[in-house]
Formats: sequence, structure tokens, C1' cells
RNA sequence: ACCGAUGGCUUAGUUGGUUAAAGCACCCGGCUCAUAACCGGGCGAUCGUGGGUUCAAAUCCCCCUCGGUCC
Repeated sequence: ACCGAUGGCUUAGUUGGUUAAAGCACCCGGCUCAUAACCGGGCGAUCGUGGGUUCAAAUCCCCCUCGGUCC
């Protein structure tokens, strides 16, 4: 100097706008002699912290923390 931080994990969403989405995991049920796979349903994040702008912020601006890359 640049990039990133969003459910337990991995990510999407960044021209600001109704309910923050998906996969895996987990829980319940179905299927099976049983397990896995598969099918159905459910749980869970107010978006790293604190401020600012705005009618409205995960999204824009500033400070700080942490991680990564480069000089």
C1' cells in the first nucleotide's frame, strides 16, 4: 500500500430499498433387517468493534482490532 472479516464450517449478496441466500454440519421424520446414501421438514448470522451520512446501511465514509499479500 492492497485484499479480506456474513449461522458451527465454506461461501453468495457491495448501481443502498420489502423477508440476509446456498451448500455442508446438526436435530426430527420417511425409506432399510440395519447403516450409509437418498427424500421431506426444522434450527441457527441484526453482517469484526465503535461512530458518521441517509427516510432507509451487510452495502457509502472515518477510527480501531484481527488475518493475508506486497514494498
The prediction has a mean pLDDT of 81. Transfer RNA from a marine eukaryotic metagenome, 71 nucleotides, folded computationally. Rfam family: tRNA. Rfam classes the family as a transfer RNA.